[in-house]
Description: Predicted 3D model of a 1793-nucleotide part of an RNA (large-subunit ribosomal RNA, half A) from an Actinomycetes bacterium. The sequence was found in a public genome assembly. It matches the Rfam family "Bacterial large subunit ribosomal RNA". NCBI's taxonomy places the organism under Bacteria, Bacillati, Actinomycetota, Actinomycetes.

Context: one part of a larger RNA
RNA sequence: GGCCAACGGUGGAUGCCUUGGCGCCUGAAGCCGAUGAAGGACGUGGGAGGCUGCGAUAAGCCACGGGGAGCUGCCGACCAAGCUUCGAUCCGUGGAUGUCCGAAUGGGGAAACCCGGCACCCGUCAUGGGGUGUCACUCCGGCCUGAACACAUAGGGCCGCGAGAGGGAACCGGGGGAAUUGAAACAUCUCAGUACCCCGAGGAGAGGAAAGCAACAGCGACUCCCUGAGUAGCGGCGAGCGAAACGGGAUCAGCCUAAACCUGGGUGGUGGAAAGCCUGGUGGCGUUGCCACCCAGGGGUAGUGGGAACCGGCAGCGGGGCACCAGACCCGCAGCGGAGUUACAAAUCGAGGUCGUAGUGGAAGCGUGCAGGAACGCCGCGCCACAGAGGGUAACAGCCCCGUACACGAAACGUCCCCGACUCCGGCCGGACCUCCCGAGUAGCGCCGGGACCGUGAAAACCGGUGUGAAUCUGCGAAGACCACUUCGUAAGGCUAAGUACUCACAGGCGACCGAUAGUGAACUAGUACCGUGAGGGAAAGGUGAAAAGCACCCCGGGAGGGGAGUGAAAUAGUACCUGAAACCGUUGGUCCACAAACAGUCAGAGCGUCGCCAGCACCUAGUGCUGGUCGCGAUGGCGUGCCUUUUGAAGAAUGAGCCAGCGAGUUACCGUGCGUGGCAAGGUUAACCCGAGAGGGGGAGCCGGAGCGAAAGCGAGUCUGAACAGGGCGUUCAGUCGCGUGCGGUAGACCCGAAGCCGAGUGAUCUAUCCAUGGGCAGGCUGAAGCGGGGGUAAGACCUCGUGGAGGGCCGAACCCACCCUGGUUGAAAACAGGGGGGAUGACCUGUGGAUAGGGGUGAAAGGCCAAGCAAACUCGGUGAUAGCUGGUUCUCCCCGAAAUGCAUUUAGGUGCAGCGUCGGGUGUUCAGCAUCGGAGGUAGAGCACUGAAUGGGCUAGGGGGCCUACAAGCUUACUGACCCCAAUCAAACUCCGAAUGUCGAUGCUCCAGAGCCCGGCAGUGAGACCACGAGGGAUGAGCUUCGUUGGUCGAAAGGGAAACAGCCCAGAUCGCCAGCUAAGGCCCCAAAUUCUUGGCUAAGUGGGAAACGAUGUGGGAUCGCGAAGACAGCCAGGAGGUUGGCUCAGAAGCAGCCAUCCUUGAAAGAGUGCGUAAUAGCUCACUGGUCGAGUGAUCCUGCGCGGACAAUGUAACGGGGCUCAAGCCAAGAGCCGAAGCUGCGGACCUCCGCGUGAGCGGGGGUGGUAGGGGAGCGUCGAGCGUGCCAAGAAGCGGCGGCGGGAGCCGGCGUGGAGCGCGCUCGAGUGAGAAUGCUGGCAUGAGUAGCGAGAGAGGGGUGAGAAACCCCUCCGCCGGAAGCCCAAGGGUUCCUGGGGAAGGCUAAUCCGCCCAGGGUCAGUCGGGAGCUAAGGCGAGGCCGAGAGGCGUAGUCGAUGCACAACUGGUUGAUAUUCCAGUACCACCGUGUCCGCGCCCAUCCCAAGUCGAGGGUACUAAGGGGCUGGCCUUCGGGCCGAACCGACCCACUUCGAGGCGGGCAGCAAAGGGGGGACGCAGGAGGGUAGGUGAACCCAGGCGUUGGUUGUCCUGGGGUAAGCGUGUAGGGGGGUGGCCCAGGGAAAUCCAGGCCACCACAACCCUGAGACGCGAUGCCGAGCCGUCACAGGCGAAGUCACUGAUCCCAUGCUGCCAAGAAAAGCCCCUAGCGAGCUGGCACGGUGCCCGUACCCCAAACCGACACAGGUGGGCAGGUAGAGAAUACCAAGGCGAUC
Repeated sequence: GGCCAACGGUGGAUGCCUUGGCGCCUGAAGCCGAUGAAGGACGUGGGAGGCUGCGAUAAGCCACGGGGAGCUGCCGACCAAGCUUCGAUCCGUGGAUGUCCGAAUGGGGAAACCCGGCACCCGUCAUGGGGUGUCACUCCGGCCUGAACACAUAGGGCCGCGAGAGGGAACCGGGGGAAUUGAAACAUCUCAGUACCCCGAGGAGAGGAAAGCAACAGCGACUCCCUGAGUAGCGGCGAGCGAAACGGGAUCAGCCUAAACCUGGGUGGUGGAAAGCCUGGUGGCGUUGCCACCCAGGGGUAGUGGGAACCGGCAGCGGGGCACCAGACCCGCAGCGGAGUUACAAAUCGAGGUCGUAGUGGAAGCGUGCAGGAACGCCGCGCCACAGAGGGUAACAGCCCCGUACACGAAACGUCCCCGACUCCGGCCGGACCUCCCGAGUAGCGCCGGGACCGUGAAAACCGGUGUGAAUCUGCGAAGACCACUUCGUAAGGCUAAGUACUCACAGGCGACCGAUAGUGAACUAGUACCGUGAGGGAAAGGUGAAAAGCACCCCGGGAGGGGAGUGAAAUAGUACCUGAAACCGUUGGUCCACAAACAGUCAGAGCGUCGCCAGCACCUAGUGCUGGUCGCGAUGGCGUGCCUUUUGAAGAAUGAGCCAGCGAGUUACCGUGCGUGGCAAGGUUAACCCGAGAGGGGGAGCCGGAGCGAAAGCGAGUCUGAACAGGGCGUUCAGUCGCGUGCGGUAGACCCGAAGCCGAGUGAUCUAUCCAUGGGCAGGCUGAAGCGGGGGUAAGACCUCGUGGAGGGCCGAACCCACCCUGGUUGAAAACAGGGGGGAUGACCUGUGGAUAGGGGUGAAAGGCCAAGCAAACUCGGUGAUAGCUGGUUCUCCCCGAAAUGCAUUUAGGUGCAGCGUCGGGUGUUCAGCAUCGGAGGUAGAGCACUGAAUGGGCUAGGGGGCCUACAAGCUUACUGACCCCAAUCAAACUCCGAAUGUCGAUGCUCCAGAGCCCGGCAGUGAGACCACGAGGGAUGAGCUUCGUUGGUCGAAAGGGAAACAGCCCAGAUCGCCAGCUAAGGCCCCAAAUUCUUGGCUAAGUGGGAAACGAUGUGGGAUCGCGAAGACAGCCAGGAGGUUGGCUCAGAAGCAGCCAUCCUUGAAAGAGUGCGUAAUAGCUCACUGGUCGAGUGAUCCUGCGCGGACAAUGUAACGGGGCUCAAGCCAAGAGCCGAAGCUGCGGACCUCCGCGUGAGCGGGGGUGGUAGGGGAGCGUCGAGCGUGCCAAGAAGCGGCGGCGGGAGCCGGCGUGGAGCGCGCUCGAGUGAGAAUGCUGGCAUGAGUAGCGAGAGAGGGGUGAGAAACCCCUCCGCCGGAAGCCCAAGGGUUCCUGGGGAAGGCUAAUCCGCCCAGGGUCAGUCGGGAGCUAAGGCGAGGCCGAGAGGCGUAGUCGAUGCACAACUGGUUGAUAUUCCAGUACCACCGUGUCCGCGCCCAUCCCAAGUCGAGGGUACUAAGGGGCUGGCCUUCGGGCCGAACCGACCCACUUCGAGGCGGGCAGCAAAGGGGGGACGCAGGAGGGUAGGUGAACCCAGGCGUUGGUUGUCCUGGGGUAAGCGUGUAGGGGGGUGGCCCAGGGAAAUCCAGGCCACCACAACCCUGAGACGCGAUGCCGAGCCGUCACAGGCGAAGUCACUGAUCCCAUGCUGCCAAGAAAAGCCCCUAGCGAGCUGGCACGGUGCCCGUACCCCAAACCGACACAGGUGGGCAGGUAGAGAAUACCAAGGCGAUC
């Protein structure tokens, strides 16, 4: 370490349970709200918090009723304090109170906060402060007022017991209105008028009383249901969409107006006394009458047309008109009748009853039996029942408790019914049809659209826009273009209950619904925690026990925890609690493992062990021991390639799974079709709905069938076609229909999970882009533009030079911003950083705060960049379960059969349709198949060359070319070309004179009886194939290549044996068992079953046991041809010569470079030479010959087996290995054996067929590999009904063990467990898990591994159970433009004290930013509000827009800006400009006092219109004048004529008269003006802060070691606001008077103009600092004291130097880019106005919010105690230009292993 067992741990499955859900039904209810809703915030209890209740009257107050003994709600105890029979708590009804927010409504606003006005009240001397009430806007009504413009209107104001506003789950009407999707693409179309947005209504909403439907018959508002009907229709006539009437039901209801006409009133007109005043008569009256319009009352409301007007008829009393009489009319009353609170008018009240909102009564059981902790169980004996629903009680209870059936009950409020009161209404009938009326920018029509079933169609009818534009009953509309006839209706006004839809909430009930991964997201602190800026997203989490009886006490331990004891039935029920599975982690025991290899098993099995059980034996029994078995492990051996998916093919190194548990996928509705089954049957069946408690009954509308054919008219057992009586097509034969079950399909998400995306409505500019507003920042150094000045220079310039000056998208370089390079980091310190370098750094610079722009949109110095860590279209929610011809997954068992990877078509090729092949049912019944025989068709293999073509050689030769010849013609010739023809030899898929085998068709016969064939129907799958053999194409007569074959096989979907291993090859098709037999392929030496078998050969190469061309005296066999005893072949000895160095060539060439020739001689033989060799010779050889030797020796061909050719990667590695050689190789022959899941034997199972049998069954034959797939039969789970059982003497579940079954599974016994659970039949399903990178949880593995996140610690002491880290001390180290200190933002108690030690802290911890408790934040002056405005926001009215809403005026908000009054010191554990001390300041109030000005009185002053007089600029008349003008001209001139001049008057002005009238103080605008008030850069000066020094001053010290009383050492040498003074400096012309047309009124103010005076100063304004006071104070080194708590005393307090980026200074100078607003403040007047301002003193008042703590960070933003990010202020020393850098100070740290 493996396996096994026992016992534990972990974990939380399973079982059981349910407080919670889900679904449905019934009843009731169905709006709430300015009388302040819905929903919240904050409070509220004697003692934390949460929930509930409630609201400052705060778990409650009052009254009435119920009830009757306890009570002060729940988690949730305890303590305290109380209440209650004088009736509490509790329940119901009504009332009171009801903070703040919210429509939110006095104004504002960042919801729950801030700030007001008015009236009254409280308080104060008064201000400030407090309380109650009230104050928004819009519309409507009324009244008042009232512009431009007279009336009027607009506008304004007031009043109203008028209204609206906002909310609400679904339902309803309306206004807008998608896309995914479907159409296998897509645009019309579809999805769909859906989703969504908006408006409106209400308990419903809508619709509704025919200008309807219909069809020759009729109906009679509307709505809803059934049906009609998937019909008629519409439709790229595609996908798909899809009515209506009739009929059956539910419920029922009808009304009011407009007009005609009458009357009254108003306005206007007409008109002038006539019409008139109800009629007649008489009298009288007379702004009457008449016409038009408006208002009101009456009248009137219809389609067989109605009404008005006209005519006629009928009916009490009283009153009325100008008077009387009569009539008519009107009004009232009575009677009668009718109606009524939802329309048709409208308010209530009373009595009774029903019901609701609290309640009351309500029958009947015992045993001291049994076991048990407990009785409700069992046993025994009873009882009630209009009650045996249900729940509880220690287990299962009719009789114990609550209840249940049944019967009762309300002071109060509500509901409904009825009655009464009350209220309203009352003319009707007839006639006649001359007149009048009957809804107008309407109907109709044109054009363009929309919605309907109707997509422009023949398109009616309805609706909208636009244009045009009628009629009034003899009219008008409609009946699907249109016309006629006929019929129906009566538009252009309105209201209307019920039947219908829905269910947030209430009550009751039910469930073949769930039972904690289920059921709501939520059984529990749940829309909570948590995530996100936001919209939005969104969990997990139940169980002790009957009862807490929740473990007193003891022990170990710091604790946590544990051991005893005790409680309890049980404690392995101990709050981490019922049961307690699995993964996983252990402990103990058994066994195995250290030379051995691997799918982990299985079969065999030595050995070891074995509690118990079984058997046997022994011992005297209980029992013990032994042996064997069972059981555990197991050496060793045989065989052996996980599972799933996808594939031609997976062990695959192709996919998926870490493991376990739970969850997790063909369902449901409707329609169609097949099968099964049931009812009825030429019929079958109802739907809505009605009755009924239900069962059930009714309901016949409708549907299907019973007749078809045809396009239809139509005809009909026929009909259509057709001239037809022909022929043909379809029919005529065959029973349906309604349920239930099941297969399949269609429509729906339709088996489950999965996109990228599209569309709608919203949310986001705290990131980032750009912009707007307002603030802030940039050490230091360098350069030296323009301008200016001096000098030179010039006629003047230009120009030169020196200085001054300080420009610049200038230079260097920190802060700051950026991000070019390298390195590190890369599961980081960090989801972009660090280190070292780098770029910009006065600018197109950087930055804070507030704001703007929003998704096909923004923004973009442009990269498709950025828009909250991902942008070629953000995010969130919704449409939505989008779609996915794609991938993955799809859960129990057995039985039968069993494919395909082909054809055709396809925007088709990995999809689909039809066919093919499978299965099941029905029918047919040998039709199938094989063989034989007979008879056919055929053009392949082969072959051939006769055709068509190709093609080689030769012959012959026409023709052509060349040469010769040639006047022409002709001719000759040719190793040129060459047809036909001949000879020889060939080739062909698309050649055939020929032509098989096989196959195929027909017939007959035989065999065969098979899961053969064929037909019809249900359901499929398949339509990727692979290899082998054969035949072919492509390719290279390559490929493990590719394509084809109606060729075959195997795999696929096939296991077994063989081929070492090896889907496709060989053998062979696995129903199961057997320790039986025979064989196949293939084998038989060992591994390893079977022959070291037999016979004869071959091979020597380990060939066998990889390979070609080619090569080779390998070797066997065969054949042929030579030579050979006349001596071959080989060896050895010898010869191998001469002409001659043949000739030529050559430098040379002599046999031997080359060319030509290749003779002759000698001889036994010898080439004008076979090689080697030389420069050439030479030399050595060969051929050839002789000798020697003595028998065979050569050559060629065919053939068997071998050899070479032969090189690859870890290591032999090309027989599986060992190993094999007359074989264990090869060939041939033979004998035997082995060998498979084949065959046989024996036994069993199932299926099927046949025979027999009524049946159970018996006998016989055959069969049973299997993927996709078809069919059949079962098991199990959960629940239901009926029946029947088990259980505390122990249910389910869980863990072992045993048994049974063919399997899914089932049963038993033991243990655990502690309350439910089976069995049989039937029914119904959320019904079976191993895989979906599935979901949730738990637990592993990696692994005691990586890591522990920049930087220094050491020693001693303390505390403590314990100390590297806590506390103290000492030393050391680090930062020091920060790693110090102070603010803003943000955070939100982290602050302080005491305690703690689980968790958090990357280790430990006694410590902490952790936990617990208590405490802590003090303001007139600081910041904000009570002041102001910017960008921008909102926005009364207003404008625009389908709606929502957008814009915007007045206004009102809004700081990042403007305005505005406090300083120093001290003090706490924690606050301080806040408390205290001292000293100030601001505003207001009161009192006192003083000054001043008014009113009053008395005066005074000004002064309009008007009049008189004077002046008088200007304009102009007559007139003058006459132009650089015009016209005419006889050229002489003439005429006209601008400017200009020119009087009175007027305007204006002066004076006078006159006196309408006015004036004075003071306050003072919401108005006017000033001011506030502004850029950037630069440089100089004056100061101060700060610093340094000091020999000066003060205090202390005097040396433990030589010196040190010294120019020695150490330390110190401060002090605010305010008040006073008004300096350096800066700025300014000032003052007075007059005029005045602008400042949208006015003005004495401002602006403008004029005049006077004074001036280069005075003066005024501004202004740091210094100095004085403040301060005889405070502080202060040090000393004394306390040291657990503390204070006291107190010196010097000067001078010099240096010196800012701070102040003077919003100044000055320069420059161009020309640099907020408003208020406070001052002046002015409008206005108000009788008392008022100011100074001083004293007293008083002064509200709300913030204030702790962190703040470059451990407290903010980054998920963290994170090397990142984060705006402003302060700025010591030495060196230095410096804020660089280095080292130090104050101060802070040593950074959690």